[in-house]
Context: one part of a larger RNA
RNA sequence: CUGGGCGUAAAGCGUCCGCAGGCGGUACUCUAAGUUCUACCUCAAAUCCUGAUGCUCAACAUCAGGACUGGGUAGAAAACUGGAAUACUAGAGGUCGGGAGAGGCCAGUGGAAUGGCCGGUGUAGGGGUCAAAUCCGUUAAUAUCGGCUAGAACACCAAAAGCGAAGGCAACUGGCUGGAACGUACCUGACGCUCAUGGACGAAAGCGUGGGGAGCGAAUGGGAUUAGAUACCCCAGUAGUCCACGCCCUAAACGAUGGAUACUUGGCAUUGGGAGUAUCGACCCUCCCAGUGCCGCCUCUAAAUAAGCUAACGCCUUAAGUAUCCCGCCUGGGGAGUACGGCCGCAAGGCUAAAACCC
Numbered sequence: 001c002u003g004g005g006c007g008u009a010a011a012g013c014g015u016c017c018g019c020a021g022g023c024g025g026u027a028c029u030c031u032a033a034g035u036u037c038u039a040c041c042u043c044a045a046a047u048c049c050u051g052a053u054g055c056u057c058a059a060c061a062u063c064a065g066g067a068c069u070g071g072g073u074a075g076a077a078a079a080c081u082g083g084a085a086u087a088c089u090a091g092a093g094g095u096c097g098g099g100a101g102a103g104g105c106c107a108g109u110g111g112a113a114u115g116g117c118c119g120g121u122g123u124a125g126g127g128g129u130c131a132a133a134u135c136c137g138u139u140a141a142u143a144u145c146g147g148c149u150a151g152a153a154c155a156c157c158a159a160a161a162g163c164g165a166a167g168g169c170a171a172c173u174g175g176c177u178g179g180a181a182c183g184u185a186c187c188u189g190a191c192g193c194u195c196a197u198g199g200a201c202g203a204a205a206g207c208g209u210g211g212g213g214a215g216c217g218a219a220u221g222g223g224a225u226u227a228g229a230u231a232c233c234c235c236a237g238u239a240g241u242c243c244a245c246g247c248c249c250u251a252a253a254c255g256a257u258g259g260a261u262a263c264u265u266g267g268c269a270u271u272g273g274g275a276g277u278a279u280c281g282a283c284c285c286u287c288c289c290a291g292u293g294c295c296g297c298c299u300c301u302a303a304a305u306a307a308g309c310u311a312a313c314g315c316c317u318u319a320a321g322u323a324u325c326c327c328g329c330c331u332g333g334g335g336a337g338u339a340c341g342g343c344c345g346c347a348a349g350g351c352u353a354a355a356a357c358c359c
Base pairs, nucleotide, nucleotide: 004330005329006328007313008312012327014201015200016199017198021194022193023192025088026087027086029084030083031082033081034080035077036076037075038074039073040072041071042070048066049065050064051063052062053061054060091191092188093187094186096183097182103177104176105175106174107173108172109171110154114150115149116148117147118146119145120144121143125136126135162169163168206247207246208245209244210243211242215241216240220236221235222234223233258326259325260324261323262322263321266295267294268293269292270291271290272289273288274287275286276285308315309314332359333358334357341352342351343350344349
């Protein structure tokens, strides 16, 4: 290399876009590059294989034939792949229609809670814990009522719910804006799938500049606990958490399951759209499309998950089933996701990525 694999044993890039490349629907015609066949030429000798012969045998040697893998020329075939041309509509895209949604960005608004400040009532406690103490409180706390103010997060609705490529997204209103589903079958006519390199996005923490700072809270201080307690518990509390702009680029970034297409028993629930039936209308009911989930136990018995796959667990039309195409990745454990080098970064560090040696 061939071969074998990637849910949990090593192994799916965090996600998407996408150039090159690889692969690619239906019909007809042409071509003959790939492909197949035929003929000829070439493929030195030795070596190799088969047979025979010669050394007493064998090794060895000699002779004859053959073979592997190719190359070239000429001719033939036209199914498939490629190329050229024409056409098609089932893939893909567009138009139109009415709907769904925490999809994104910006601006504005709201109530509860919490903290602070001011004022009233009121008096000796409050807070905290298994128990305490540090702590707060007669300069009037805690509690309670009224007012003002600040920042952050949006109870109920709420769901196995919805949306998004992923990260993720939840008060309300408005503006701008992306995508998907359904229906119509009007338009284009294979325009497609995947994608090394590349590009964009990418939770939290962290970094830079400026703002903001209620609550929470790494670090830190104190109180406890303890043999000790650099912890768990308590009282405080800085960075941070929030905003704007710019970086960082990681994760158990998980469904530990790459993307696309086709096919393969059923049942139930739910979201969106449509059709039918029914109705005054809506609901209900039946069916179709697209999504999201479940199919365990017990009892009455109609509930099961069927086939298949899997080492088992389990997966099962949302496949880990049956197939095709393209990409990524794996190859004993440690050393090590480290060293060195390179690229990126303000830094922290990230990406790429060994070996000696040990077992």
A computed fold for a 359-nucleotide part of an RNA from a Candidatus Falkowiibacteriota bacterium, annotated as small-subunit ribosomal RNA, central domain. The source organism's lineage runs through Bacteria, Bacteria candidate phyla and Candidatus Falkowiibacteriota. Its mean pLDDT, the model's own confidence on a scale to 100, is 83.